[in-house]
RNA sequence: GCGGUCGUCGUCCAGCCUGGUCUAGGACAUCAGCUUCCCAAGCUGGUAACUCGGGUUCAAAUCCCGGCGACCGCACCA
Numbered sequence: 001g002c003g004g005u006c007g008u009c010g011u012c013c014a015g016c017c018u019g020g021u022c023u024a025g026g027a028c029a030u031c032a033g034c035u036u037c038c039c040a041a042g043c044u045g046g047u048a049a050c051u052c053g054g055g056u057u058c059a060a061a062u063c064c065c066g067g068c069g070a071c072c073g074c075a076c077c078a
């Protein structure tokens, strides 16, 4: 350089194919409360995210284009 896959709460993952109750869901974590002699566990509630820009559309996490980053493969390496 070329091709492919991927990028979502602090972490891991679902949602993307087929746009629409998504002001985005789950687990763990964290904070508060309940419970308990205490701790752990359990229960209830809270906090917290769509990599960036543009396009299409009534409507974009989702489709399209470009950038950036990660991984894999290939090529180059006199």
Stems, first nucleotide, its partner, number of pairs: 001074007010028004020058001030046005051067005
Molecule: transfer RNA
Organism: Nitrososphaerota archaeon